[in-house]
RNA sequence: GGGAGCGGGCGGGUAAUCGCUCCGGUUUCAUGCCGGAGAGGAAAGUCCGAACUCCGCAGGGCAGGAUGGUUCGUAACGCGAACUGGGGGCGACCCUAAGGAAAGUGCCACAGAAAACAUACCGCCGCGUCUCGGCGCGGUAAGGGUGAAAAGGCGAGGUAAGAGCUCACCGCUUGCCGGGUGACCGGCAAGGCACGGUAAACCCCAUCCGGAGCAAGACCAAAUAGGGAAGCGUUCGAGGGCUGCCCGUCCGAAGCUUCCGGGUAGGUCGCACGAGGUGCCGGGCGACCGGGCAUCCAAGAUAAAUGAUUACCGCCGCCUUCGGGCGGACACAGAAUUCGGCUUAUAGCCCGCUCCCUCUU
Numbered sequence: 001g002g003g004a005g006c007g008g009g010c011g012g013g014u015a016a017u018c019g020c021u022c023c024g025g026u027u028u029c030a031u032g033c034c035g036g037a038g039a040g041g042a043a044a045g046u047c048c049g050a051a052c053u054c055c056g057c058a059g060g061g062c063a064g065g066a067u068g069g070u071u072c073g074u075a076a077c078g079c080g081a082a083c084u085g086g087g088g089g090c091g092a093c094c095c096u097a098a099g100g101a102a103a104g105u106g107c108c109a110c111a112g113a114a115a116a117c118a119u120a121c122c123g124c125c126g127c128g129u130c131u132c133g134g135c136g137c138g139g140u141a142a143g144g145g146u147g148a149a150a151a152g153g154c155g156a157g158g159u160a161a162g163a164g165c166u167c168a169c170c171g172c173u174u175g176c177c178g179g180g181u182g183a184c185c186g187g188c189a190a191g192g193c194a195c196g197g198u199a200a201a202c203c204c205c206a207u208c209c210g211g212a213g214c215a216a217g218a219c220c221a222a223a224u225a226g227g228g229a230a231g232c233g234u235u236c237g238a239g240g241g242c243u244g245c246c247c248g249u250c251c252g253a254a255g256c257u258u259c260c261g262g263g264u265a266g267g268u269c270g271c272a273c274g275a276g277g278u279g280c281c282g283g284g285c286g287a288c289c290g291g292g293c294a295u296c297c298a299a300g301a302u303a304a305a306u307g308a309u310u311a312c313c314g315c316c317g318c319c320u321u322c323g324g325g326c327g328g329a330c331a332c333a334g335a336a337u338u339c340g341g342c343u344u345a346u347a348g349c350c351c352g353c354u355c356c357c358u359c360u361u
Stems, first nucleotide, its partner, number of pairs: 001357010012313007020038007040332001044343002047341005052213004064209005069083005084098001085096004099204002104202002106198003121144002123140007152170002155167003171193001172191008217269004227260006239251004276296005281290003314330001315328005
C1' cells in the first nucleotide's frame, strides 16, 4: 500500500413563528394566561419467554404441541455465553435441526446384474465340447461398467483365478486404563467385520407445556328489562286525562309510589419507579452477577397528540475562476399494559481489534 474477518456506535443540530396532546400554577370546573414535558434502534413482525389479570384445577393418564451435543447464564425461554463433535477457509474466522437406523414400518427415481434374507452384464480362472470363431457347466468378485449411494479401505501374502482366506496399518465393534464437572478426548487389548442410506418419513426416547388475554380485569354510574322489600289500593275506587288548585266529569275492576338492586352510554383506575437506566469499582474466559459508590426519573394519548414553515450550520450530488454557486429535503420507520429475547428493514457515516499478500528499513 492492497484485500479480508469480527465487534461497537451515530441516525442531522440550533433558533424563531404558527399549531396539537398532557402536566403544574393562577383562576369558579371551563376559557384565557404563565411555565414544563412530548417516539425508536428497531416503537415493526407478533415468532418465542415472562410479569400482571380473570377463569379452571384432588391426583394420575391419553391425545396434541414444542424442544433435542455438553456445561453454564437468566425470573423464564425455542434466547445467550463458553466448550465438544462434524463441515468450510492459507488465515483472522464462519456454518451446524448435532438424541435413536442392532424396537418396528415405509421409501431409495433414472441407470444398473444387483438398492439389502444379496447378486453377476463385461471380465478373470478351471473343466467339457468343438467346424478352433465360439458354446455349455462350474468357480470368483480383484478389475471394468451403472448410480447420489454397490456389501469395510489400502498394501502384502496366498490362489487355477480370486476372496478378511491370512497378516500389517486405517476404520468399525466390544472390553479395560488414563484425562475432563460434562459433551468428549487419548492410549492399550481382543474380535475377521456382523451394522448401506433416509427420522425437516411415520415412529421410539428424554424434557417441558391448563385456557384466555389490558377490548385482561376492578370501581363509579344516566337509562331499559326482569328481580326483592316497604307503603297505599281492588266498588268504602289506588292511579291517570282535562286543571295553577279544588269541585266536577271521563277513563280505569288493577295495580301505583318509594327504596334496594341491576349495569347500558359515559367516566375513573389498571398506566408509567421498574426482574429500571447510566457511569465508576469488584467477581467471572464469557453470557452475566454483586449492589460497593454516585447519579437520573424520561410520552401516556383513546379514534388516538408528537406537526408545519423559515433562517443558519452539518450531510450528499453536480459545477467551479477554488472565493464559492446551484440542487437534494436527508435511510428504515413510527408508541397503544409492561418487560427479556429473536427475526426483518435501514440512506449516509464514525470507531476499535484481528488475519493474509506485497513493499521498505